[in-house]
């Protein structure tokens, strides 16, 4: 360097399940069907989103459906609020503001961008169902513009 192992990470709209649908097997039963029990399976589709910490609260935007995207734990980059650290400011305090693309709100006006779902081809598994390639399509606290408000003040040099 390189081969093999074996860990770790490729996670945050993100995992996870006794409730509930489904599907298979075995048993009850003459049978249908219904139950028990056992082993599975489904159970939110992406878009945006993190300076540290600590508390409370319980999370932004559309897509598809009209639904099991039921119902439910858990957890989270969101939001307030306090301290720390850092732009905004060559340095310091104080105050504002914002978070390393480091000024904001409201309120108008443009602007891009996706996944599932369908479609079409494959691969898995008895099934339920998962899953790959390949087509299309959003909206926002995303991104631009216009408004309007801020971009301070003290001492020192």
């Nucleotide at each position: 360097c390189g081969a093999c192992a074996u860990c770790a990470c490729g996670u945050a709209g993100c995992g996870c399940c006794g409730g509930g649908g489904c599907u298979c097997g075995u048993c009850c039963g003459g049978a249908g069907g219904c139950g028990a029990c056992g082993a599975g399976u489904c159970g939110a589709c992406g878009a945006g989103g993190u300076g540290g910490a600590a508390g409370c609260c319980g999370a932004u935007c559309g897509a598809a459906c009209c639904a099991u995207u039921c119902g439910g734990c858990g957890g989270g980059u969101g939001g307030c609020u306090u301290c720390c650290c850092g732009g905004c400011u060559c340095a310091c305090a104080c105050g504002g503001u914002c978070g390393u693309u480091a000024u904001g709100a409201c309120g108008c006006g443009g602007c891009a961008c996706a996944a599932a779902c369908c479609a079409g081809c494959g691969a898995g598994g008895c099934g339920a169902c998962u899953u790959g390639c390949u087509g299309a399509c959003a909206a926002a606290c995303g991104c631009c513009g216009c408004c309007c408000a801020g971009c301070g003040u003290g001492c020192a040099u």